[in-house]
Context: one part of a larger RNA
RNA sequence: UGACGGGGGCCCGCACAAGCGGUGGAGCAUGUGGUUUAAUUCGAUGCAACGCGAAGAACCUUACCUACUCUUGACAUCCUAAGAAGAGCUCAGAGAUGAGCUUGUGCCUUCGGGAACUUAGAGACAGGUGCUGCAUGGCUGUCGUCAGCUCGUGUUGUGAAAUGUUGGGUUAAGUCCCGCAACGAGCGCAACCCCUAUCCUUUGUUGCCAUCAUUGAGUUGGGAACUCAAAGGAGACUGCCGGUGACAAACCGGAGGAAGGUGGGGAUGACGUCAAGUCAUCAUGGCCCUUACGAGUAGGGCUACACACGUGCUACAAUGGCGUAUACAGAGGGAGGCGAGCCAGCGAUGGUGAGCGAAUCUCUUAAAGUGCGUCGUAGUCCGGAUUGGAGUCUGCAACUCGACUCCAUGAAGUCGGAAUCGCUAGUAAUCGCAAAUCAGAAUGUUGCGGUGAAUACGUUCCCGGGCCUUGUACA
Numbered sequence: 001u002g003a004c005g006g007g008g009g010c011c012c013g014c015a016c017a018a019g020c021g022g023u024g025g026a027g028c029a030u031g032u033g034g035u036u037u038a039a040u041u042c043g044a045u046g047c048a049a050c051g052c053g054a055a056g057a058a059c060c061u062u063a064c065c066u067a068c069u070c071u072u073g074a075c076a077u078c079c080u081a082a083g084a085a086g087a088g089c090u091c092a093g094a095g096a097u098g099a100g101c102u103u104g105u106g107c108c109u110u111c112g113g114g115a116a117c118u119u120a121g122a123g124a125c126a127g128g129u130g131c132u133g134c135a136u137g138g139c140u141g142u143c144g145u146c147a148g149c150u151c152g153u154g155u156u157g158u159g160a161a162a163u164g165u166u167g168g169g170u171u172a173a174g175u176c177c178c179g180c181a182a183c184g185a186g187c188g189c190a191a192c193c194c195c196u197a198u199c200c201u202u203u204g205u206u207g208c209c210a211u212c213a214u215u216g217a218g219u220u221g222g223g224a225a226c227u228c229a230a231a232g233g234a235g236a237c238u239g240c241c242g243g244u245g246a247c248a249a250a251c252c253g254g255a256g257g258a259a260g261g262u263g264g265g266g267a268u269g270a271c272g273u274c275a276a277g278u279c280a281u282c283a284u285g286g287c288c289c290u291u292a293c294g295a296g297u298a299g300g301g302c303u304a305c306a307c308a309c310g311u312g313c314u315a316c317a318a319u320g321g322c323g324u325a326u327a328c329a330g331a332g333g334g335a336g337g338c339g340a341g342c343c344a345g346c347g348a349u350g351g352u353g354a355g356c357g358a359a360u361c362u363c364u365u366a367a368a369g370u371g372c373g374u375c376g377u378a379g380u381c382c383g384g385a386u387u388g389g390a391g392u393c394u395g396c397a398a399c400u401c402g403a404c405u406c407c408a409u410g411a412a413g414u415c416g417g418a419a420u421c422g423c424u425a426g427u428a429a430u431c432g433c434a435a436a437u438c439a440g441a442a443u444g445u446u447g448c449g450g451u452g453a454a455u456a457c458g459u460u461c462c463c464g465g466g467c468c469u470u471g472u473a474c475a
Stems, first nucleotide, its partner, number of pairs: 001475002003472003007469007015459002019423005026314008034305002042053002064300007073125001077124002079121005086103007107114002127289002130287003136283002138278003141274001143272001148187006154163003167178003193266004198234007208223002212221002237260001240254005316416001320375007332363003337356002341352004382413001387408007429451007
């Protein structure tokens, strides 16, 4: 100087407390461990691994296993020889591949040949998702959006170092003020950026409709007010008033205001810590394989199942289930696409096909809600697992191993032990909608809006963190 303390002081955080809803019990989905297996490819492992890499394993993907094959190779550059390339057919085979037949002659040219491609041959070489993340780059997580981390000069000390950065106040903040052997500066904080909340101007089509007509309908004429769509501006700064304070910084209250003291949200992550994670995104040193640890093909596996754990979905019901009628979003996607309407089907869906590269057409009926009816506390008109049968769709192909529909079946489950998680406001809870990936395949993920709470006395305690100080057989 640090680190540590079941030392002290001050302070903060959904850290506790106060509340609301969950997990832990059930069924299922999904990930992991374990076990099994020819293989169940590999990685991630307290917080910070476990709906994680994977924004989507039937083949492919695919790295694993079995079998059958290839050896200058599936891919790149160079050399030689032949042939343009290519297209079609037959046979053997699971296919890769092998054997054979037919067809075909292009572009440039100094007529030597060349460009591109195919086949054969020789070797230089290719190739490796093989090992090492404890050899590395790059990227990422975490402490933590915590308020810290440092430097120059000066000064103090023999020196390691100190000072500044401590102190008195204050702040979300090393934020600001005052003081001070310090004076300044840098990386962080804040601001500058984006979205959102109010208003103004400009422009009105595909968007809008107050006034006048018109229609089933902003449908049409018309209108430019309103909504909305972008573009540009205004607005919030403790600016104003009162009080407290040290005449300061600031704090408390008030006015005006759409918004008030960082208005709400996002992006943004200092010096560093964990030899944290990744050699399987990529790159790369070293080591290893080279008729195989490389490459091709078919089938299988990654989907196994006495069990254990994590994360979720659906429930156990009446603030509910079912039937019927009916209201109101936002944000996105669409051409090998979205697909209206009509017809067929109980339905998944099929047939036909208008319109739309979309403020125009379409996905698209939002659902919870509201009105009426029914059920009457029951393993039920709750709950939907499981299983049988019949189908639809995608796709060469749904057996291993897809999603969906209909009929039948109707399991556990009556609110969950110890323990444990999230959340402070348009939040929790609850309700639906969309998108990426994608042929098909979400209870996951990422977004979007609808309805919309309760509680916070307080900081003694648990956890994590910041500053000062103290002790130390620690470095």

Predicted 3D model of a 475-nucleotide part of an RNA (small-subunit ribosomal RNA, 3' major domain) from Testudinibacter crocodili. Its Rfam family is "Bacterial small subunit ribosomal RNA". The RNAcentral record of the full RNA draws on ENA and SILVA. The prediction has a mean pLDDT of 86.